This is a predicted structure of a 350-nucleotide part of an RNA (small-subunit ribosomal RNA, central domain) from an uncultured prokaryote.

Context: one part of a larger RNA
């Protein structure tokens, strides 16, 4: 290379958009590149193969064939791909008019609470632990009343509910703004699907500037615990966490399950929209479509287990595995302020 595989054994890229590139609905027509089928011409010989001959046999020589699935060129065919060419509406948009929602961004707002600062009432003790102890506290603390500042987080509602491509998103108003998704069938007419490169987004932690700094809390430093305690616990406390701007591009970034289509038995719960029955209304049945649990049947699975949301039957496109350490390293490219990413081996050795 092939095979055979990727949801736990090695293996699905975090996650989208998209060029090249593969891959494509339905009808007539036509063409003849690819396919098919003839006919010629070549495929040197010698080997290999079948059927003969010749050395006593054999090997070995020999002779005639067959075969050399290739090639070119030419004639015909036209169902498949493929090209044109004219058309359709079942994919796919796009208009109409509805729908839910922590889906994006900026700007304003609001209460609970912690914690400092002011002021009152109060007096000794508060906290903190298994127990204590470092702290705080007569320079009046803790408790409690009131008021001010000031940053971060939004209790209840809240739901195996929602929304988003993923990371993620959850107080309230405004405003700008994207996607979905039921209804109808008006418009295009194949514009589709995937996607090597490239590009964009991308949790936390970290990095560069310039702010902020309540409450938390790496490092740190005190008390314990303990044989030791560079830990658990406890009293403090700086980075950061937070806001703007730029970087970094990692995650058990997971459904450890790539993306799109079809097509195959069912029950129950729950979101969102239609419809159509029954009703005074609410509630209710049933039915249909997008999501989203659960449980289970064929079927698959090496077992668990997955099951119309497939790990089941198929198709199209990518990605990516190939025994275990060495090692996701070393070199050596690219990125990157810097930490370090990415891409990627051998030797050796079991």
């Nucleotide at each position: 290379c092939u095979g055979g595989g990727c949801g736990u054994a090695a293996a699905g890229c975090g996650c989208g958009c998209g060029u090249a590139g593969g891959c494509g609905g339905u009808u007539a027509u036509u063409u003849a590149a690819g396919c098919u089928a003839g006919a010629u011409g070549u495929g040197a010989a010698a080997g290999c193969c079948c059927a003969g001959g010749g050395c006593u046999c054999a090997a070995c020589c020999u002779u005639g064939g067959a075969a050399c699935u290739g090639c070119a060129u030419u004639u015909a065919g036209a169902a498949c791909u493929g090209g044109g060419u004219a058309g359709c509406u079942a994919g796919a948009g796009u208009a109409c008019a509805g729908c839910a929602g922590a889906g994006g961004a900026u700007a304003g707002u609001g209460g609970a609470a912690u914690u400092u600062c002011c002021a009152g009432u109060g007096u000794a003790g508060c906290g903190g632990u298994g127990a204590a102890a470092u702290g705080c506290g007569u320079a009046g603390a803790u408790a409690u009343u009131g008021g001010a500042a000031g940053g971060a987080a939004c209790a209840c509602c809240a739901g195996u509910g929602g929304c988003g491509a993923a990371g993620g998103c959850g107080a309230c108003u405004a405003u700008c703004u994207g996607g979905a998704u039921a209804g109808a069938a008006a418009c295009u007419g194949a514009c589709a699907c995937u996607g090597a490169g490239a590009c964009a987004c991308g949790a936390a932690a970290g990095c560069g500037u310039g702010g902020g700094g309540a409450g938390c809390a790496a490092a740190c430093a005190g008390g314990a615990u303990u044989a030791g305690a560079u830990a658990c616990c406890c009293u403090g406390g700086u980075a950061g966490u937070c806001c703007a701007u730029g970087c970094u591009g990692u995650a058990a970034a997971c459904g450890a399950u790539g993306a799109g289509a079809a097509c195959u038995u069912g029950c129950u719960g729950u979101u969102g929209g239609g419809c159509g029955c029954a009703u005074a209304a609410a509630g209710g049945c049933g039915u249909u479509u997008a999501g989203u649990a659960g449980c289970g049947g064929a079927g698959c699975u090496a077992a668990c287990g997955c099951g119309u949301u497939a790990a089941g039957u198929u198709c199209u496109c990518c990605g990516c595995c190939u025994g275990g350490g060495g090692a996701g390293u070393a070199c050596g490219g690219c990125c990157g302020c810097a930490a370090g990413g990415c891409u990627a081996a051998a030797a050796c050795u079991c």